Source information:
Predicted 3D model of a 1517-nucleotide RNA (small-subunit ribosomal RNA) from a marine sediment metagenome. It matches the Rfam family "Bacterial small subunit ribosomal RNA". The sequence is in RNAcentral, with records from SILVA.

RNA sequence: AGAGUUUGAUCUUGGCUCAGGAUGAACGCUGGCGGCGUGGAUAAGGCAUGCAAGUCGUACGGAGUAGUCUUCGGACUACUUAGUGGCAAACGGGGUAGUAACAGAUUGGUAACCUACCCUCGACUUUGGUAUAACUCAGAGAAAUCUGAGCUAAUCCCAAAUAGUCUCUGUUAAGCUCAAGCUUAACAGAGUAAAGCUUCGGCGGUCGAGGAGGAGCCUAUCUCCUAUCAGCUUGAAGGUGUGGUAAUGGCGCACCUUGGCUAUGACGGGUAGGGGGCGUGAGAGCGUGAUCCCCACCAUCGGCACUGAGACACUGGCCGGACUCCUACGGGAGGCUGCAGUCGAGAAUCUUCGACAAUGGGCGAAAGCCUGAUCGAGCGACGCCGCGUGACCGAAGAAGCCCUUCGGGGUGUAAAGGUCUUUUCUGUGUGAGAAACUUUUUGUUUAUCAAAGAGUGAUAGUAGCACAGGAAUAAGGGGCCGCUAAACUCGUGCCAGCAGCGGCGGUAAUACGAGUGCCCCAAGCGUUAUCCGGAGUUAUUGGGCGUAAAGCGUCCCUCGGCGGUCUAAAUAGUCAACUGUUAAAUCUUUGGGCUCAACUCAAAGCUGGCAGCUGAAACGUUUAGACUAGAGCAUGCGAGAGGUAGAUGGAACUUAUGGUGUAGCGGUAAAAUGCGUUGAUACCAUAAGGAACACCAAAGGCGAAGGCAUUCUACUGGCGCAUAGCUGACGCUCAAGGACGAAAGCGUGGGGAGCGAAUGGGAUUAGAUACCCCAGUAGUCCACGCCGUAAACGAUGGGUACUAGCUAUUUUGAGUAUCGACCCUCGAAGUGGCGAAGCUAACGCGUUAAGUACCCCGCCUGGGAAGUACGGUCGCAAGGCUGAAACUCAAAAGAAUAGACGGGAAGUUGCACAAGCGGUGGAGCGUCUGGUUUAAUUCGACUCUAAGCGAAGAACCUUACCGAGGCUUGACACUCUAAUGAAAGUCUUCUGAAAAGAGGACCCUUUGCAAGAACAUUAGAGCAGGUACUGCAUGGCUGUCGUCAGCUCGUGCCGUGAGGUGUACCCUUAAUUGGGGAAACGAGCGCAACCCUUAUUGCCUGUUACACUUUCAGGCGAGACUGCCCCGCCCUUUGUUCGCAAGUAAAUAAUACUUGUGAGCAGUGGGCGGGGAGGAAGGUGGGGAUGACGCUAAGUCAGCAUGGUCCUUUGAUGCCUCGGGCGACACAGGCGCUACAAUGGCCGGUACAAAGGGUUGCCAAACCGCAAGGUGGAGCCAAUCCCAUCAAAACCGGUCUCAGUUCGGAUUGGGGUCUGCAAUUCGACCUCAUGAAGCUGGAAUCGCUAGUAAUCGUGGAUCAGCCACGCCACGGUGAAUACGUUCUCAACUUUUGUACUCACCGCCCGUCACACCAAGAGAGUCGGUAACACCCGAAGCCCCUGCUUAGCAGGGUCCACGGUGGGAUCGAUAAUAAGGGUGAAGUCGUAACAAGGCAUCCGUAGCGGAAGCUGUGGAUG
Repeated sequence: AGAGUUUGAUCUUGGCUCAGGAUGAACGCUGGCGGCGUGGAUAAGGCAUGCAAGUCGUACGGAGUAGUCUUCGGACUACUUAGUGGCAAACGGGGUAGUAACAGAUUGGUAACCUACCCUCGACUUUGGUAUAACUCAGAGAAAUCUGAGCUAAUCCCAAAUAGUCUCUGUUAAGCUCAAGCUUAACAGAGUAAAGCUUCGGCGGUCGAGGAGGAGCCUAUCUCCUAUCAGCUUGAAGGUGUGGUAAUGGCGCACCUUGGCUAUGACGGGUAGGGGGCGUGAGAGCGUGAUCCCCACCAUCGGCACUGAGACACUGGCCGGACUCCUACGGGAGGCUGCAGUCGAGAAUCUUCGACAAUGGGCGAAAGCCUGAUCGAGCGACGCCGCGUGACCGAAGAAGCCCUUCGGGGUGUAAAGGUCUUUUCUGUGUGAGAAACUUUUUGUUUAUCAAAGAGUGAUAGUAGCACAGGAAUAAGGGGCCGCUAAACUCGUGCCAGCAGCGGCGGUAAUACGAGUGCCCCAAGCGUUAUCCGGAGUUAUUGGGCGUAAAGCGUCCCUCGGCGGUCUAAAUAGUCAACUGUUAAAUCUUUGGGCUCAACUCAAAGCUGGCAGCUGAAACGUUUAGACUAGAGCAUGCGAGAGGUAGAUGGAACUUAUGGUGUAGCGGUAAAAUGCGUUGAUACCAUAAGGAACACCAAAGGCGAAGGCAUUCUACUGGCGCAUAGCUGACGCUCAAGGACGAAAGCGUGGGGAGCGAAUGGGAUUAGAUACCCCAGUAGUCCACGCCGUAAACGAUGGGUACUAGCUAUUUUGAGUAUCGACCCUCGAAGUGGCGAAGCUAACGCGUUAAGUACCCCGCCUGGGAAGUACGGUCGCAAGGCUGAAACUCAAAAGAAUAGACGGGAAGUUGCACAAGCGGUGGAGCGUCUGGUUUAAUUCGACUCUAAGCGAAGAACCUUACCGAGGCUUGACACUCUAAUGAAAGUCUUCUGAAAAGAGGACCCUUUGCAAGAACAUUAGAGCAGGUACUGCAUGGCUGUCGUCAGCUCGUGCCGUGAGGUGUACCCUUAAUUGGGGAAACGAGCGCAACCCUUAUUGCCUGUUACACUUUCAGGCGAGACUGCCCCGCCCUUUGUUCGCAAGUAAAUAAUACUUGUGAGCAGUGGGCGGGGAGGAAGGUGGGGAUGACGCUAAGUCAGCAUGGUCCUUUGAUGCCUCGGGCGACACAGGCGCUACAAUGGCCGGUACAAAGGGUUGCCAAACCGCAAGGUGGAGCCAAUCCCAUCAAAACCGGUCUCAGUUCGGAUUGGGGUCUGCAAUUCGACCUCAUGAAGCUGGAAUCGCUAGUAAUCGUGGAUCAGCCACGCCACGGUGAAUACGUUCUCAACUUUUGUACUCACCGCCCGUCACACCAAGAGAGUCGGUAACACCCGAAGCCCCUGCUUAGCAGGGUCCACGGUGGGAUCGAUAAUAAGGGUGAAGUCGUAACAAGGCAUCCGUAGCGGAAGCUGUGGAUG
């Protein structure tokens, strides 16, 4: 110090989240030690038990025990103590309920006050008296306790004396004070005191004065949220008098006055103890108020007083309420928010410990007693700090585990092993400081002194120290996708799960779970909660408001805020010095003490606040005076749809009447409803009516805004220019408030031509509550009164000043000029356009600022919920103004960029359309596919880009499918082990459908033998095998856009950036082909060319050819190119001619010159088009091969390869075999063949090709068969022989004569041939017979631009044969048409809009249905709080009366609790209905985004399932 997250990417705005620190914490896992701290935050809920406040016998009388003495009555001494009496108990300790207040903090005051114990000073301490506890006797009661009678003491109580610097009254004087007054002095009068005890040292008592410390009261400032709390108050504000208090005061009371507080927030509501401080932060701040200290308040809840120096009293009293306990039922007792402890509630917080040794407190003369204050210990990792769990050496590195590319790597010097140390631990021993003091004796200088002796430690046999032992007793938690340090493997498969945010998981997860490794911290580590920070995200420091949230619709104005120039004075603002205070602790700095640290001690500091005092006078303020530049007034001139009222004019429209006139009119994309023969529309005339004002008219004018337009008149507001005469800062802004305020709407009364919500009808449509059409009511118009809102917009508040210009226009002035004007130049005030600087996220703004500054007001703080609910207020209503929360999301948004898209625009291309020719779609058949069927009908391919496709050959095989029978190291590969066998091989028998199984025979290697090698079989171990899955894990290959002209890079430049430029523009091309020009200059992949073939030709070579002027094949060449000629168009440049404009020469005109611009002519250069010559070929000659960056998760795991997964053993997804299937058939689709005939069929005759193939082959001649074919065997490994006479259309002749035919050939029957192991499922061909549909094909649709279409045959691959009518190739014959680019489709470029980017097959709105959630309303019901009115009225103070008077009885005011009542306010709950939010793939439509298919949106009104539609006015977003 920042980071992640909105987007395809970018910049901005803006929220959410994270990294840091902290805690009285809690939870999870884990846990060695010590020091110092800290520990009931919730139920101020209830409490068993013990302790927490007593002490004094030197105040008093008794009593008891012990002892001594005794005159035996008793006395004395010591100790103990119930009672009387004194002091304390008001401190200490606890808690934070209440309290928003003089409660607290800071600062002052008390001239308005008190003070026990303590200190100092002065003066005293005299004389008497009466009671009463205890005690004794009697009694009541369960108890608590109480009653009566009798005796007695005091430092108890009472009376008297004396006293003053005391108190009161009166008089006088002086001083002080702002003052009511205060202080001092003098005089006179009146009044009130005391207590004794003693060890004789002393301790007490009374009055007065002072001090210290402690209280009371007053005061200024500060002190949370809420205005959806705006008015509050009757002892209330003040006065007089009186009472009361220690004391002021409405503190209380009587009377009088009517005040007092409040927008600087009264009153009300909510919440809360305040401060020193603590946490965080750079700071300003924000949050907080545990432990420690100060203050306040409370003590079971409420009230009350008594005692006392002090209380309205935590462990005192009385009364009432609730609760608990005891009880003999009559009555009593109690108060842990003291220390421990217990229950409860809770996420959660300790021992019923030791000691008064220390510090402190109470009492006491003292010893001493008491002290849960305190000091200590215990428990809890709750926090901070410190220490340890070992140190050194030890392999190119063990084992195990993990990973692996199989080579290795990691864990890792880690371990083992060796050497060493002993903090800690265990054992033993030693062992503190904390002690100051008390007391006894002695001394002397008699002291609170000194010396000596004795005594006191809970902690604790603790800390510390020493010795011995032995690495011995001691490591976990969280994380590893990014933020954020650290990754691999396996498992899982949108499951299980993770998650702070983004997000991860759907079969290769570094994100889940595990293992290994690694990272961080460490006796802890994580999580949760809360606070600050980051957050400049409430902005004082330090933000914004044109479009992101945000300028009130506009103006006027009060409070308030701010304010021109000069002079003088004052100084509550401001600045400075000094003084006091702001407790200590805390904090900072520097030192010191615990071995360090935490901790603790000491010193210094502490910005700053308040108060006092002294000074300064620039600024600000105030006072006084002056000024004129702001502001206003005056005079003159001027423009204008400014406003209100009245009058007025013409055009148009509708209606009515009359006339002419006849069949239509009207309306639309097209129609229909409608009007019209009862005469419309049209034309003419007349009349009536209402509303609005063409041209002028403009970027124009006026107004604060809304808004304002025929013309004239009346009244009236504002503004500009000029002059510089008058006033003399009179100003600016403005909460509250007031006025105005389009359209729609409302009320009352008029008016009503046109238009026109609603409504009716006609169309459109799937529907059409719409768009279009025909009608049409409110309304629109007028008068009066409401409403008060708009995209009321420049989405831009008002004022002042400053900061380049150019240009247009409105009003006006001056100058020049003119006879006068126009024009021109220079000003002022408006209204526009473009632009310097600057600003801005960008777009843009730019003297009319969104620039630079100042002043004032309003407003904003993520999106939705919502401008909604509740409350208030205004309104007749509709509604307006004010205006939330729960809940929910991680975004929502602005500007710009690249694409994609548009039922946007412009340009261009293509057999894309058009112009033509021929088809398909109808029939039969072939073939492929879907579907169906089946044991199986194997699989893949599905718009173009699947469907005569993979398949250039399914009878078996193929074959992957099905049934059945078999095999299991396997049909196939490599390695190893063991056994057997001469190896291998050949023949053969039986069973069987075959595979296979069981046998037999032959043969019998090398060597002398053994061993070994190779081979086979068997058994076993590794393994084989898979057309099983994933083409969405892949390679390779391919289709398509598309043979379309595109796609990029380097450097530079522009932009904050994404990006742009280059590659835009003009001309041109088949072409990003080329040229021109330009912040671009170059380059690459594509285009073209290079390659093959074809058309012409030369040369060479060659056989099998023989054309012998060379066919053919091969090789090397030539040839065409942007070449030549002519014309046209465009660009460029030079010269020349002419026109126009501007400038200069002082003005004007002419003229001259210069510049710019246009045209013509001539020439240069370039591009393109047209024509011609030559030539075999002419404008890339024809064809082919060649396919950019990419898109389509396109296709293919079944051609091949390949990651991963799966099957593998006895019922395999492997392998073998036989048979079947891939050939099924109500149906549907695609591609073809053959036809429907006469441009034809049949018969006969006669011609002309090219290119291929051939040894398991092609097969001649000849013969046989009607034929398929057979016999036959010549020739040929091919320019030789054969297929193959090589063709068929064509041509010639004949016949048929328009018909289901001499067309057409399906189907079926018979007979044959051939291939093959085999032709049934399921082959082809021949022959005889049979002779179906079909007579040119609906909507729709396909191909083709020349040797093309059409038509005719020929060959080949695969192949035993063939389902080939397919595919590929070859030649023969051989057309028609293209005006052209409006439309369809596809594509390209530019531009425009966009809410799309998975990119329009996009996005997205609302109702309805279902589930869940929160909040509001709700007939009501229940509860809390604070008041009010009335009733009742305990205890108690005070008052009154009476009596048998320290008291009792009765009464009164006040008053707690309680009761009754109606309201206020807050909350809980509720049938029901309405809206909102969220939810996976629900329903209905299509509203918005593109011209979103009717441009959208705002206000308002009506209507409609819903989005919405329509009317009216407005905005452009």